[in-house]
Molecule: FMN riboswitch aptamer (RFN element)
């Protein structure tokens, strides 16, 4: 280095301040956030996870959001300027930021052990 191996431990952040109302962190007005991988550094390009059903081995359906324009550059929807735009179920005055599932799961991420050159 590699790997049909077993193992540890990590693995999601957010409404300040005001307005209406009996009531709103859910609605206005304004704040804020940004999971993993691969690529020139990406919430918006590709691809993945988190629901839910079904199977209980490996998987298999469903359901899964959003960006343009200029610079720079060999190379950037990634980086530098601008000006947008998204964001699961359950509950609750309509919820990305509260509350529950979830002291949970998991993409993966590090790390030890074993083999095998």
């Nucleotide at each position: 280095a590699a790997c049909g191996a077993u193992c540890u431990u990590c693995a999601g952040g957010g409404c300040a301040g005001g307005g209406u109302g009996c009531g709103a962190u859910u609605c206005c007005c304004g704040a804020c956030c940004g999971g993993c991988g691969g690529u020139a550094u990406a919430g918006u390009c590709c691809g993945c996870g988190a629901g839910c059903g079904c199977a209980u081995g490996a998987g298999c359906g469903c359901a899964u959001g959003a960006a343009c324009c200029g610079g720079u550059g060999c190379g950037a929807u990634u980086c530098c300027g601008g000006u947008a735009c998204c964001g699961a179920c359950c509950g609750u005055a309509u919820a990305g930021u509260c509350u529950g599932g979830a002291u949970g799961g998991a993409a993966g991420a590090a790390g030890a052990u074993g083999u095998u050159u």